[in-house]
Context: one part of a larger RNA
């Protein structure tokens, strides 16, 4: 000079876009942050029609109430809570980048092909009884459901095996039409194999910090045969056998650090960083394990140990904000206990729901940019300050005072864009026996906005609400007075003060820059 996720002083009008826990991976009060299906199912509550049927009588209203609808939830089940969201703690590793490789793998929901979907069984929550215990939760006893769960049948395939041959599966719901009470259809499903798309998992080869005042390291170590485990190859485990591996091309050990696209500087070559974006890793009080499951050794799941904090009826339990918010600590130093699912994205078959992801508006000049703070005319060169050789200069066309304008900001007053969909009505093709249903697409109506009465137009009044920091010996633009008198103090370097200081303190001028300007800290 140029940066910054800065900070401190002083000053501080507006609006755009972006940015704000860098330090204690320190402790956390409150509320939220993962739920959804009644078109899988039993149960119960509730409201509305209808109103078979009961009792009462006032005979047309009241009670009970089979059924049918709709809604609603605490349990079964089912998918999703392994994705989205935080964070760098540990990690010098195939963590990460790149480029291959896997004849050594897996892959839920998607797409495709091909077969199938038959018949049956015993339970269990929930309800209800009963006990226990402060509570948190627990037992026992009796009854029920299923796409819960189990057998049997069947085998297109699949698995294993030369070959015979052996072994393996499933579960329905919810419409619609004839209705001979049997069947033909639609739609989401379930089972089994193929193929694909994704997505993962493993294995090399090359690449990227300091340290020799770490020089020898290593026994599951380095190999090989068998086993075993994995969805795989693999000493990944064991059991023999064999001594080998790896090192000056730096092994072992030690510090420190998440990798990378990238930032920032520089003319490049470099050289430092790795915040927001985005990719990847690894981690969830702290250390371990493992269940389920396509996918975890799981952030808002479990189980042990441990610290810590709370509740206790002392017998015992609860908890985990490195999710948005927000307290307290420590700190130079980082915000709002906000609004809404309108958009766009994720779970769920659709509606719908949920969604602190995201979308927005809040706070801070924390950065970049934009804009104002007013324009022209105006010399008795006023007053007032300052200087003075007392004649004057200078502030200075600056003011005042005339004419204007109307950005921003203030009133008033119109009003978007972000909306694509959904939802009902007609009425096309397609499937089907079918005009039902389900798929395409057309036309009409209705209807969805947090932001936000914003943004933006239009109008009104009025120069009226908007300037300050630093610096002036030299480096480096910019000087004169009075104060102080090696004193008070300046200071980046060189250096200024000891009676005329352009250097220290005011003040008049000047100069830079400008809503900021200086000073500190790092890095080029």
């Nucleotide at each position: 000079g140029a940066a910054c996720g800065a900070a401190c002083g002083c000053u501080g009008g507006c609006g755009g876009c972006g940015u704000g826990g860098a330090u204690a991976a320190g402790a956390c009060a409150u509320g939220c942050a993962a739920g959804u299906c009644g078109a899988a199912c039993g149960a119960g509550a509730a409201c509305u029609a209808c109103g078979a049927a009961u009792a009462g009588c006032u005979u047309g209203c009241u009670u009970u109430g089979a059924u049918c609808u709709u809604c609603c939830u605490a349990g079964u089940g089912g998918c999703g809570g392994a994705c989205g969201g935080g964070u760098g703690a540990g990690u010098a590793a195939c963590a990460c980048g790149u480029g291959a490789g896997c004849a050594a793998c897996c892959u839920g929901c998607c797409c495709u092909a091909a077969a199938g979907u038959g018949g049956g069984g015993g339970a269990u929550a929930g309800c209800c009884c009963g006990g226990g215990g402060a509570a948190a939760c627990u037992c026992g006893g009796a009854u029920u459901a299923a796409u819960a769960c189990c057998g049997c049948a069947u085998g297109u395939g699949a698995u294993c095996g030369u070959a015979a041959g052996a072994u393996u599966a499933a579960a329905g719901g919810u419409g619609g039409c004839c209705u001979u009470c049997g069947g033909c259809u639609g739609u989401c499903g379930c089972u089994u194999u193929g193929g694909g798309a994704u997505g993962g998992g493993c294995u090399c080869g090359c690449g990227g910090c300091c340290u020799a005042u770490c020089a020898g390291c290593u026994u599951g170590u380095u190999g090989g045969u068998g086993a075993g485990g994995u969805a795989a190859a693999g000493g990944c485990u064991c059991a023999c056998c064999a001594a080998g591996g790896c090192g000056a091309c730096g092994a072992c050990g030690g510090g420190u650090a998440g990798c990378u696209g990238g930032u920032c500087u520089g003319a490049g070559a470099g050289g430092a960083c790795g915040a927001u974006c985005a990719g990847u890793c690894a981690c969830a009080c702290u250390g371990g394990a493992a269940c389920u499951g396509a996918g975890a050794c799981a952030c808002g799941g479990u189980c042990c140990a441990g610290a810590c904090a709370c509740c206790u009826a002392c017998g015992g339990g609860u908890g985990g904000c490195a999710g948005c918010a927000g307290u307290c600590g420590a700190g130079a130093a980082u915000c709002a206990u906000u609004c809404a699912c309108a958009a766009u994205g994720g779970g769920g078959a659709a509606a719908g729901u949920c969604u602190g992801a995201u979308g927005g508006u809040g706070c801070g000049a924390c950065g970049c940019c934009g804009c104002g703070u007013g324009g022209a005319g105006g010399a008795u060169g006023a007053a007032g300050g300052c200087c003075c050789u007392a004649g004057g200069g200078u502030c200075g066309u600056a003011a005042a005072c005339u004419c204007c304008u109307g950005u921003c900001a203030u009133c008033a007053g119109g009003g978007a864009g972000u909306a694509a969909g959904a939802c009902u009505u007609a009425g096309u093709a397609g499937u089907u026996a079918a005009u039902a249903g389900c798929u395409u697409g057309u036309a009409a109506g209705u209807u969805u906005g947090a932001u936000a009465g914003u943004a933006c137009c239009u109008g009104a009044a009025g120069a009226g609400g908007a300037a300050g920091g630093g610096a002036c010996g030299g480096c480096u633009a910019a000087c004169u007075u009075c104060g102080u008198g090696c004193c008070a103090g300046c200071a980046g370097c060189c250096g200024c003060g000891g009676u005329a200081a352009u250097a220290c303190g005011a003040a008049g001028g000047u100069c830079c820059c400008a809503a900021g300007c200086g000073u500190u800290g790092u890095u080029c």

A computed fold for a 524-nucleotide part of an RNA from Digenea simplex, annotated as small-subunit ribosomal RNA, 5' domain. Lineage of the source: Eukaryota > Rhodophyta > Ceramiales > Polysiphonioideae > Digenea. Its mean pLDDT, the model's own confidence on a scale to 100, is 81.